[in-house]
Transfer RNA from a Patescibacteria group bacterium, 71 nucleotides, folded computationally. Its Rfam family is "tRNA". By type it is a transfer RNA. About the family: Transfer RNA (tRNA) molecules are approximately 80 nucleotides in length. The same sequence occurs in records of 2 taxa.
RNA sequence: CGGGGGGUGGUUUAAUGGUAGAAUGCGCGGCUGGGGGUCGUGCGACCCGGGUCCGAUUCCCGGCCUCCCGA
Numbered sequence: 001c002g003g004g005g006g007g008u009g010g011u012u013u014a015a016u017g018g019u020a021g022a023a024u025g026c027g028c029g030g031c032u033g034g035g036g037g038u039c040g041u042g043c044g045a046c047c048c049g050g051g052u053c054c055g056a057u058u059c060c061c062g063g064c065c066u067c068c069c070g071a
């Protein structure tokens, strides 16, 4: 420098145009003498800017970060 993949709660990861879900974590509570474990409940997220659309995490353009391949 060229090509390709990825970017979503603290972490890991779903969602191919219509209310962003799960696991784990964290807070509170129950069971236990306590811890551990388990159960209930709550908290917390779409990388940035622009475009298309009635509506964008999703499609298009540009940028940033990261991984892979090539030179």
Stems, first nucleotide, its partner, number of pairs: 001070007010024004018054001025043007047063005